The RNA shown here (Glycine riboswitch aptamer) has 100 nucleotides and comes from an Anaerolineaceae bacterium.
RNA sequence: ACGGAUUACAGGGAAGAGACUCGCAAGAGCGCCGAAGGUGCAAAUCUGGAAACAGGCGAACCCAGAUGAAUCUCUCAGGCAAAAGGACCCUGUUUCUGAA
Repeated sequence: ACGGAUUACAGGGAAGAGACUCGCAAGAGCGCCGAAGGUGCAAAUCUGGAAACAGGCGAACCCAGAUGAAUCUCUCAGGCAAAAGGACCCUGUUUCUGAA
């Protein structure tokens, strides 16, 4: 100097939806968004056949349970002018590592 992976930090980019209504305020009501966080699961794998299914056989199919991804799903949390936040992406530094 080159490649790969991870953590943290720094810089840059980064969407959606109410500057809603009532109320002095606290708060309440209606509508909406998905990209902090969180919930749910498909294939597949594993385990087991009480019931159901199957002419028989639980190998397969079927059924049940467990594991099981996302920018999908839910909208709990969060958000709906700007600011802030922001999954994710890029660059640099840091850490590990490959080959020479």

The organism belongs to Anaerolineaceae, within Bacteria.